[in-house]
Background
RNAcentral holds the sequence, with entries from Ribocentre. A computed fold for a 99-nucleotide RNA from Paucilactobacillus suebicus, annotated as Guanidine-I riboswitch aptamer. The organism belongs to Paucilactobacillus, within Bacteria. The coordinates come from a structure-prediction model, not an experiment, and the mean pLDDT is 82.
């Protein structure tokens, strides 16, 4: 200098805004307008955050395809940009960088 690899999903959380429901205020009040610098729900949501499950990898045993076992390491880090109703530790991105 080049290359290959560090797995997928699900539930949740740090976080996130406001489509919707709730609170709040006001109106021509079975309904309609505005408030996220409203505590909630619903919603997104972590490569470097939690479980669990699957795959993978290597042993053992029976046995022709399955069972258990043990691993599944490391990980400083932006911005323009994009999507969604909107935002974000989402994407972009184990990206540039830096070690």
């Nucleotide at each position: 200098u080049a290359g290959u690899u560090a797995a997928u999903c699900a539930u949740c959380u740090a976080g996130g805004g406001u489509u919707c429901c709730g609170c709040c205020a006001g109106a021509u009040u079975a309904u309609c307008u505005g408030g996220g610098u409203c505590a909630g729900g619903u919603c997104c949501a972590a490569g470097a955050g939690a479980u669990g499950a699957u795959g993978c990898a290597c042993a053992u045993a029976a046995u022709a395809u399955u069972a258990u076992g043990u691993g599944u390491u490391c990980a400083c880090g932006g911005a323009c940009g994009g999507a969604u109703a909107a935002a974000a530790g989402c994407c972009u991105a184990g990206g540039a960088g830096a070690u």